Predicted 3D model of a 407-nucleotide RNA (Bacterial RNase P class A) from a Mycobacteriales bacterium. The RNAcentral record of the sequence draws on ENA. Of the family's consensus pairs, 94% are formed in the model. It matches the Rfam family "Bacterial RNase P class A". Its family is annotated with tRNA processing, ribonuclease P activity and dimeric ribonuclease P complex in the Gene Ontology.
[in-house]
RNA sequence: CGAGUUGGCCGGGCGACCGCGAGCGGGGGAGACCCUGUCCGAGGAAAGUCCGGGCUCCGCAGGGCAGGGUGGUUGCUAACGGCAACCCGGGGUGACCCGCGGGACAGUGCCACAGAAAACAGACCGCCCGGUCGCGAGACCGGGUAAGGGUGAAACGGCGGUGUAAGAGACCACCAGCGUCCCGGGUGACCGGGGCGGCUCGGCAAACCCCACCCGGAGCAAGGUCAGGAGGACCGGCCACCAGAUCGACGGCCGGUCUGCGCAGGCGUUCGAGGGCGGCCCGUCCGAGUCUGCGGGUAGACCGCUUGAGCCUGCCGGCGACGGCAGGCCUAGAUGGAUGGUCGCCGGUCGGUACGACGCUUGCGUCGUGCCGAUCACAGGACCCGGCUUACAGGCCAACUCGUACG
Repeated sequence: CGAGUUGGCCGGGCGACCGCGAGCGGGGGAGACCCUGUCCGAGGAAAGUCCGGGCUCCGCAGGGCAGGGUGGUUGCUAACGGCAACCCGGGGUGACCCGCGGGACAGUGCCACAGAAAACAGACCGCCCGGUCGCGAGACCGGGUAAGGGUGAAACGGCGGUGUAAGAGACCACCAGCGUCCCGGGUGACCGGGGCGGCUCGGCAAACCCCACCCGGAGCAAGGUCAGGAGGACCGGCCACCAGAUCGACGGCCGGUCUGCGCAGGCGUUCGAGGGCGGCCCGUCCGAGUCUGCGGGUAGACCGCUUGAGCCUGCCGGCGACGGCAGGCCUAGAUGGAUGGUCGCCGGUCGGUACGACGCUUGCGUCGUGCCGAUCACAGGACCCGGCUUACAGGCCAACUCGUACG
């Protein structure tokens, strides 16, 4: 200098004018609401809704079947299908990355085509022995064989010998694999070494399945308080479209007064209708009103609602995920749903151009300055939190690996 791998961070800034929402303080108003001061006001993914929880409600004494999830070991965590470290397997020169990581001897199934044959599968070409025919080459019949060749992604261990009619783990030495025994290391998955042994009997389970472990349900539209009602009526006021001002239809909101579901049918009230216990069965619990059809009304206000398994800093422990201690901070809480619009300057990126410097292959490249043009990513809460996955213009930082050149 180039190429790569891994991790982290930022992702526009400043000013002016106009305009928004919450909290708290003050003033006005019967109230809705108005004025004013102060202070706060989106994300690393807020997205997907894929996992796990907190919280709320129902149930809670269970048994069985079915269903779902996970799948190496040890740790972290509230938990997880997450994260960390490690083991094994695979990829890469490497830094690193990926993993579908229990079981194929419980059973079933699949492996196209090609091939003789695709699982206790097999003889196409071959090799050997015997017989018949033939001048010969060779043909036919019977038996033996799976070492050689061929087909294929994959063909019942590899290589070298002994042996044989020809061969073959038939036998032998060395390997690999498998089984078993022992020693060493490690918390463990596993790793290393030694002895013995038959001879070695595919792949796919992210195919069905078997094994091990785990699993109540529903969800803030959860849940709760108040008001209201059959269907509205009347009165008073406020906001707001428009707008110079007044008026103020429709609409929204607040206050006051009046008014308080209907019809038909089935079953049932301890001889139990109906309902609950994830789906089903058993079992068990609640229970006096329930279920069906038709018609009609309500969808309002408030709570839940933001102080959290919270964040930041420092120290300690740990390879790490993370944990402990001390100190500091309070950072949206909306509800047709808030943080926006305009202007100016700066900044980043791309392109063009002028000048200068450097390099060198004399026409290019790199850098700096000025000018001009274009452009500035993915994208916005709605109960909250921990993860995963996906999207992202551009820029910055650190460590490591490989290559080249120089010292």

Taxonomically the source falls in Mycobacteriales (Bacteria, Bacillati, Actinomycetota, Actinomycetes).